Predicted 3D model of a 74-nucleotide RNA (transfer RNA) from an Opitutaceae bacterium. It was read from a public genome assembly. It matches the Rfam family "tRNA". It is annotated as a transfer RNA. From the family's description: Transfer RNA (tRNA) molecules are approximately 80 nucleotides in length. The coordinates come from a structure-prediction model, not an experiment, and the mean pLDDT is 81. NCBI's taxonomy places the organism under Bacteria, Verrucomicrobiota, Opitutia, Opitutales, Opitutaceae.
[in-house]
C1' cells in the first nucleotide's frame, strides 16, 4: 500500500429501515443496629462526518481506531 472483519451504556452482549434491549455497574428508596445480600425505581448508549429515505444504529460513501490476510522492504 491492497483486501476483509469489527466498532451499540462505565463493562459485556442482543437487536431491527419505524425511533434501542438485557445483565453487571452507578444513584435513590425499602429492608437491616450498621455493612453486605435481597427487592423496587431511576440515570446513562449505536466511533466521527456526509448521502439516500417520510424515517438510518441498520443501506451507501469518506475518515478514525482495532484485528486478520496479502504485498513491499530485508
Nucleotide at each position: 500500500g491492497c483486501g476483509g472483519c469489527u466498532g451499540u451504556a462505565g463493562u459485556u452482549u442482543a437487536g431491527u429501515g419505524g425511533u434501542a434491549a438485557a445483565a453487571c455497574u452507578c444513584c435513590a428508596c425499602u429492608c437491616u443496629u450498621c455493612c453486605a445480600a435481597a427487592g423496587u425505581g431511576g440515570u446513562c448508549u449505536c466511533g466521527g462526518g456526509g448521502g439516500u429515505u417520510c424515517g438510518a444504529u441498520u443501506c451507501c460513501c469518506c475518515c478514525c481506531a482495532g484485528c486478520c490476510g496479502c504485498a513491499c522492504c530485508a